[in-house]
RNA sequence: GUGAAUGGUAGAGGCGCGGUUAUUAAGAGUACGCACUUUGAGCUGCCGGCGAUGAGAGGUGCGAAAAGGAAUGACCGCCGAAGUAGGGUUCCCGGCAGGGGAUGUCUGCUGGUCUUGUAUCUAAGAGGUGCAAGACUGUCACCCGUUUUCGCGUGGGUGGAGCGCUAUCUUGCAC
Numbered sequence: 001g002u003g004a005a006u007g008g009u010a011g012a013g014g015c016g017c018g019g020u021u022a023u024u025a026a027g028a029g030u031a032c033g034c035a036c037u038u039u040g041a042g043c044u045g046c047c048g049g050c051g052a053u054g055a056g057a058g059g060u061g062c063g064a065a066a067a068g069g070a071a072u073g074a075c076c077g078c079c080g081a082a083g084u085a086g087g088g089u090u091c092c093c094g095g096c097a098g099g100g101g102a103u104g105u106c107u108g109c110u111g112g113u114c115u116u117g118u119a120u121c122u123a124a125g126a127g128g129u130g131c132a133a134g135a136c137u138g139u140c141a142c143c144c145g146u147u148u149u150c151g152c153g154u155g156g157g158u159g160g161a162g163c164g165c166u167a168u169c170u171u172g173c174a175c
Stems, first nucleotide, its partner, number of pairs: 001175003005171001007169005014079001016078009032063008042050002045096003082110006090102004111137011139160008
């Protein structure tokens, strides 16, 4: 000096990922509460509770939300960022069941973004998620061309995955 290896540090992909907060629309004149009225025994699978002093379901009038999700702005943490499927711990929704939510953990899958179809969540033709197909993009490897023989650069094609890629440092190894 070169090559590969272990470990560390710093970075890149871009409509990039996630969180907090403010505003706005929608949710919705809905749920719900009160009054009057119609009907008349359930509300809820069970317990508890409520109910002819009227359950529940309708009608009229008055009053009248919220959560989750969405858009925009600001701030924060970042590049397995994060998401998702399944199993498990603990807690909450009156108790059990069902269903839902929060926390954290194990395993698997996914480089990222977008579009379409389908299923599902949802008030929703908004948006999210699973599956399938397609496109774009970053990276690495290989192949073909070009630049000047190589290399750098650059155009195209095929394929892989983030336990990746690039740069750099330490340690030891080989020449």

Predicted 3D model of a 175-nucleotide RNA (Lysine riboswitch aptamer) from a Bacillota bacterium.
It matches the Rfam family "Lysine riboswitch aptamer". From the family's description: Riboswitches are metabolite binding domains within certain messenger RNAs that serve as precision sensors for their corresponding targets. Allosteric rearrangement of mRNA structure is mediated by ligand binding, and this results in modulation of gene expression. This family includes riboswitches that sense lysine in a number of genes involved in lysine metabolism, including lysC.
The organism belongs to Bacillota, within Bacteria.
It was read from a public genome assembly, where an Rfam model found it.